The RNA shown here (transfer RNA) has 71 nucleotides and comes from a Candidatus Portnoyibacteriota bacterium. The coordinates come from a structure-prediction model, not an experiment, and the mean pLDDT is 82.
RNA sequence: GGGCUCAUAGUAUAAUGGUAGAACGACUCUUUGACGUGGAGUAGACACAGGUUCAAUUCCUGUUGGGCCCA
Numbered sequence: 001g002g003g004c005u006c007a008u009a010g011u012a013u014a015a016u017g018g019u020a021g022a023a024c025g026a027c028u029c030u031u032u033g034a035c036g037u038g039g040a041g042u043a044g045a046c047a048c049a050g051g052u053u054c055a056a057u058u059c060c061u062g063u064u065g066g067g068c069c070c071a
């Protein structure tokens, strides 16, 4: 320098154009003499900027960052 691929919650992940979901974790309540376990609930996320579309996490372009391959 060229090609491919990935970026979603604190962590690790799902979602092929129509309300962003589950798990672990956090917090609250309950349960216990206490902790833990169990039960109920709450908060928390689409890397950034444009474009297409009635509608974009999703499609297109660029940027940034990570990974793999070639030179």
Base pairs, nucleotide, nucleotide: 001070002069003068004067005066006065007064010024011023013021018054026042027041028040029039030038047063048062049061050060051059